[in-house]
Context: one part of a larger RNA
């Protein structure tokens, strides 16, 4: 110099500690581990694998297994030969294929004979092709420390040298942030700023969006208006910018005003050097190795969804701050033409008819639902809880049998708050309550966003976990 310490001084993190909700016990969903199988396709694996790749495994996907079939190939170039491209229909058969059979001669050049692009069939050979192996041969992307404040470079000084200074010290700070000292004096990535969004006003503009004033209407409905809300574009705002106090006459800190907002006003994006031969050859590219009548291609069926067990992530409960009926109220953000699908009619219902409107601030998904008003259950495995199972259905699609999603009628389990252990979270947060999208024919407890309601506690830094700066000690590099 670094790394490491059951050494040391300082500091910061939902780290601990103060509360709140959870996991772990129950059933179910789901991924993983073992077992099994002909196959259960690989790939993640300590935090940083396990509701992960997968933002959708009935076929397809699919890489896996078993059977049938192909061999210049499903695809990409180049030759030679032939023939318009295409398209009817019958037979075999799981089907890929296989036979047989109908119509059919386009486009450019040119008078024609013929050439030429495209596209198809057959031959031969170069080659295709591999989700096969290596992620430890590699690009690229990504994960983690960590949005932690760190990590270096130039002259110059000191050192024989490996190095050191700066980057340390006194003060601040979220922050090597700043200020002040000093052999250091400048500089670079990073921090902040600058970009979004959100919170306040002001121009501008007013339909599809709104409605105070006037009339009109079941209804902003329609005339009217653009004040109000919204919407979308420019701009104004916040800077320790005044005040007082501390401080070292600095930085900054700590209270007050003023102000929609106040010391980074909230949230996002933004991940330095470099760590772990971390991850990915299965996104994609690529070296080297291997396969070539197969490891490469096609196709039906199955498998990827098995199940004594064992774990991680959730969901639903165990009830009365609740179930269950009636009635009533308010949202964001979104989607939408092979789409969204009103009103109206049929069904108990999924749903089915029906067609109106919408390429959408217009129409439509579209009933927000926890709320609230009111009956009724009166602590019971119950009017809790809803697996599981029988029936009988609706949809989607060629096809729901392995192996789909709903309804309806019956059933009616385990569960009385869960050992030792553990985890989330400091404010529009946490719990809780619903709405959307992607994916998608059809499948959501997953995810990924949007809004309702709306808490507690933080005395502090001994102590557990991470990490910094300095130091010290070392038999380590």
């Nucleotide at each position: 110099u670094g790394a490491c310490g059951g050494g040391g001084a300082c500091c910061c993190g939902c780290a601990c500690a103060a509360g709140c909700g959870g996991u772990g016990g129950a059933u179910g969903a789901u991924g993983u581990g073992g077992a099994u199988u002909a196959a259960u396709u690989c790939g993640a694996u300590g935090c940083a694998a396990c509701g992960c790749g997968a933002a959708a495994a009935a076929c397809c996907u699919u890489a896996c297994c078993u059977a049938c079939c192909c061999u210049u190939g499903a695809c990409a170039u180049g030759c030679c030969a032939g023939g318009a491209a295409c398209u009817u229909g019958c037979c075999a058969g799981a089907g890929a294929u296989g036979g047989c059979u109908u119509g059919g001669u386009g486009c450019c050049c040119g008078a024609a004979a013929g050439g030429g692009a495209g596209c198809c069939u057959g031959g031969a050979c170069a080659c295709a092709g591999g989700u096969g192996c290596u992620g430890c041969a590699u690009g690229g992307c990504u994960g983690u420390c960590g949005u932690c404040a760190g990590c270096u470079c130039g002259u110059g000084u000191c050192g024989u040298g490996a190095g050191a200074u700066g980057u340390u010290g006194g003060g601040u700070u979220a922050a090597g942030u700043c200020c002040c000292g000093c052999a250091a004096c400048a500089a670079g990535c990073g921090c902040a700023a600058c970009c979004c969004u959100u919170g306040u006003c002001a121009u501008u503009a007013g339909u599809u969006g709104c409605c105070a004033u006037c009339a009109u209407u079941u209804a902003g409905u329609u005339g009217g208006g653009c004040a109000c809300u919204c919407u979308a574009a420019u701009g104004a705002g916040a800077c320790u910018g005044c005040c007082g106090g501390u401080g070292a006459c600095a930085a900054a800190c700590c209270g007050g005003a003023g102000g929609a907002a106040g010391g980074u006003g909230g949230g996002g994006a933004u991940g330095a050097c470099g760590u772990c031969a971390a991850g990915u050859c299965c996104u994609c590219a690529u070296g080297g190795c291997c396969c070539u009548u197969a490891u490469g291609g096609g196709u039906a069926g199955g498998g990827c969804u098995u199940c004594a067990c064992a774990c991680g992530u959730c969901a639903u409960a165990c009830a009365a701050u609740g179930g269950u009926c009636g009635g009533u109220a308010c949202a964001g953000a979104g989607g939408g033409u092979u789409g969204c699908c009103a009103a109206g009619c049929c069904g108990c219902g999924a749903g089915g008819u029906g067609g109106a409107g919408c390429c959408a601030a217009u129409c439509c998904c579209a009933g927000a639902a926890a709320g609230c008003c009111g009956a009724u259950c009166g602590u019971a495995g119950u009017c809790c809880g809803g697996a599981u199972c029988g029936g009988a259905g609706u949809c989607u699609g060629c096809a729901a049998c392995u192996c789909g999603a709903c309804u309806c009628c019956g059933u009616g389990a385990a569960g009385u708050c869960g050992g030792a252990a553990u985890c989330g979270c400091u404010a529009g947060u946490a719990a809780u309550c619903g709405u959307g999208g992607a994916u998608c024919a059809g499948c959501a407890u997953g995810u990924c966003a949007c809004g309702g309601u709306g808490a507690a506690u933080a005395c502090g830094u001994u102590c557990c976990c991470g990490g910094g700066u300095c130091u010290u000690g070392u038999a380590c590099a």

This is a predicted structure of a 477-nucleotide part of an RNA (small-subunit ribosomal RNA, 3' major domain) from a metagenome. The RNAcentral record of the full RNA draws on SILVA. Model confidence (mean pLDDT): 84 of 100. Its Rfam family is "Bacterial small subunit ribosomal RNA".